The part of an RNA shown here (small-subunit ribosomal RNA, 3' major domain) has 476 nucleotides and comes from Pinus lambertiana. NCBI's taxonomy places the organism under Eukaryota, Pinidae, Conifers I, Pinus, Pinus subgen. Strobus.
[in-house]
Context: one part of a larger RNA
């Protein structure tokens, strides 16, 4: 000097407390340990693994596993030799391939040949998702958006170091003031960048309608006021009063304002931490395999079930369940697409088929919520899991293994022990809509979007986790 204590100060975080809704009990969905299997491919294992890598394992993906095949190879240069490439038929077989007949014979050319593709040989070589993340590069997580970490010069010490950075205030902040053997600087903080909240200009289609006509309907002539889109300005700085403060940063009230002291969300993550993750994204050293640890194929398996653990959905009912009117969104996707409308189906869907490359046309019905009707505390008109039988739809293909619909059947479950977990405001919690990824979907996940909108924060005593002085240590 660092680490470090159940040493002291001071200080900050949904860290505690105040709440508020879960989660631990059920069922199911999905990971993941175990087991088990021919295989159940693989990484990732407190926080920082476990609805993660996987923005979607029927085949394919695939990399495991059985059977079947290949060996210059499925994939690239370089040689040689030969046929132009390409196409049709049969045989053999799960295909992968193999085997047999034919049909074609092009472009360039200096007539030697070449270009481009195939089918044969040999060699140098390919190829490995195979090992090692403790050989590594990039790239990510953590601590932590915590406020810290350095450094010249120069001072003081023998030295390691120290000071600076620490004292006194303040601040979200090493933020800024101030004092001082320091004085400069630098990476972080912060600001510059999106975003959303208010106005002015501009600019009106395919958006809009206030006045005039018109219509089943902004439809239509008109309008450019409004709403809304885009684009470019303003507007917020402790600017401005007052109060405390050292006449100081600064704090507390107040005013004006849409909006007020970082105005909201995000994007930006300093030095270093853990040999922290990843040779399976991708690149790479070194080992190791080379008739196989390359490489095709068919079928399985990755989807298995005593159990144990994680993360979610539903759900236990009346602030409900169900039935029938009826009301207002945002965001987003569409030509390998979204598909009105009309017929047909209980329906899942199906027929035929307009219009959109979209502020046009379409998915598209927004749900909770409102009104009116029903049920009356029961394992029920709760709850839906499971089985059974019939059906749709995608796909060569739906058994192992999709999804979706009718009807039938109605398991566990009355609110959950020890314990733990997210949240401070348009947030909790609740209630629809969408998107990637997909022919199709296991989507209850991810990520977005809007609607309804709570409660509580006395405080810093405890527990976590983090800072900064300052002390003790047998550790380094």
């Nucleotide at each position: 000097u660092a680490a470090u204590g159940g040493g002291g100060g001071c200080c900050c975080g949904c860290a505690c407390a105040a709440g508020c809704a879960g989660u631990g009990g059920a069922g199911c969905a999905u990971g993941u340990g175990g087991u088990u299997c021919a295989a159940u491919u693989u990484g990732a294992u407190g926080c920082a693994a476990a609805g993660u890598g996987a923005a979607g394992a029927a085949c394919c993906u695939u990399a495991c596993c059985a059977g079947g095949g290949c060996u210059c190879g499925a994939c690239a240069u370089g040689c040689c030799g030969u046929g132009a490439a390409u196409c049709c038929u049969c045989u053999c077989g799960a295909a992968a391939g193999a085997g047999a007949g034919g049909a074609g014979u092009g472009c360039c050319u200096u007539c030697g040949g070449g270009a481009a593709c195939g089918c044969g040989g040999a060699c140098a070589c390919a190829g490995g998702u195979g090992g090692u993340g403790c050989a590594u590069g990039g790239c990510u997580g953590u601590u932590g958006u915590u406020a810290g970490c350095u450094c010249g010069u120069g001072u003081c010490a023998u030295a390691a170091u120290a000071u600076g950075u620490u004292g006194g205030g303040u601040u979200a902040a090493g933020u800024c003031c101030u004092g001082a053997a320091a004085c400069a600087a630098g990476u972080g903080c912060a600001a510059c960048c999106c975003u959303c909240a208010u106005g002015u200009u501009u600019a009106g289609u395919u958006g809009c309608c206030a006045a005039a006509a018109u219509u089943g309907a902004g439809u239509u002539u008109g309008g450019a006021a409004c709403c809304c889109u885009g684009a470019a300005c303003a507007g917020a700085c402790u600017g401005c009063c007052g109060g405390u403060g050292a006449u100081a940063a600064g704090u507390c009230g107040g005013a004006g304002g849409a909006a007020g002291g970082u105005g909201u969300g995000g994007a930006u993550g300093a030095c270093a931490u853990c040999a922290a993750g990843u040779c399976a994204u991708c690149a790479u050293g070194c080992c190791c395999c080379u008739u196989a640890u390359g490489c095709c194929c068919u079928g399985g398996g990755c989807g298995a079930c005593a159990c144990a653990c994680g993360u979610g959905c539903u759900a236990c009912a009346a602030u409900a369940a169900c039935c029938g009117g009826g009301a207002a969104a945002a965001a987003g996707g569409g030509u390998c697409g979204c598909g009105a409308c009309c017929c047909c189906g209980c329906g899942a869907g199906g027929g035929c088929a307009a219009g959109c490359u979209a502020a046009c046309c379409u998915c598209a019905a927004a749900a909770a919520c409102u009104c009116a009707g029903c049920c009356u505390c029961a394992g029920u008109u709760c709850a839906g899991a499971u089985u059974g039988c019939a059906g749709g739809c995608u796909g060569u293909a739906a058994c192992u293994c999709a999804c979706c619909u009718a009807c039938a059947u109605g398991a566990a479950g009355c609110c959950a022990g020890a314990a733990u977990c997210a949240c401070u405001a348009g947030u909790a919690a609740u209630c629809g809509c969408u998107g990637g990824u997909u022919a199709g979907u296991c989507a209850u996940a991810c990520g977005g979007u809007g609607g309804u909108g709570a409660a509580u924060c006395c405080g810093u005593u405890c527990c976590c986790g983090g800072g900064c002085c300052u002390u003790g240590u047998a550790c380094a």